[in-house]
The RNA shown here (c-di-GMP-I-GGC riboswitch aptamer) has 89 nucleotides and comes from a Bacillota bacterium. The source organism's lineage runs through Bacteria, Bacillati and Bacillota. The coordinates come from a structure-prediction model, not an experiment, and the mean pLDDT is 87.
RNA sequence: ACACGAAAAGGCAAACUCAUUGAAAAAUGAGGGCGCAAAACCACGGGUCUACGGUAUGAAAGAAUACUAUGAUAGCCGGGUUGCCGAAA
Numbered sequence: 001a002c003a004c005g006a007a008a009a010g011g012c013a014a015a016c017u018c019a020u021u022g023a024a025a026a027a028u029g030a031g032g033g034c035g036c037a038a039a040a041c042c043a044c045g046g047g048u049c050u051a052c053g054g055u056a057u058g059a060a061a062g063a064a065u066a067c068u069a070u071g072a073u074a075g076c077c078g079g080g081u082u083g084c085c086g087a088a089a
Base pairs, nucleotide, nucleotide: 004086005085011036012035016031017030018029019028020027021026034075040081041080042079044078045077046076047073048072049071053068054067055066056065057064
């Protein structure tokens, strides 16, 4: 000490359930607790998820199918910003 992760205090909270919002992914609140030293914050790069809308096919309309992020995810990875404690090495 921006490295490292023993302990203690404190913190966060996956699945699942209920309620609300949303087209959905998902989000928020309550319960819950798998885990987490950045599981704090930021969608900048990649990934993943969704497809109301848009585009294509469909003679038209409708259905259906495919594609599409501007939507979502920071508890997928990278990057950026900030940060508690102090054993060992």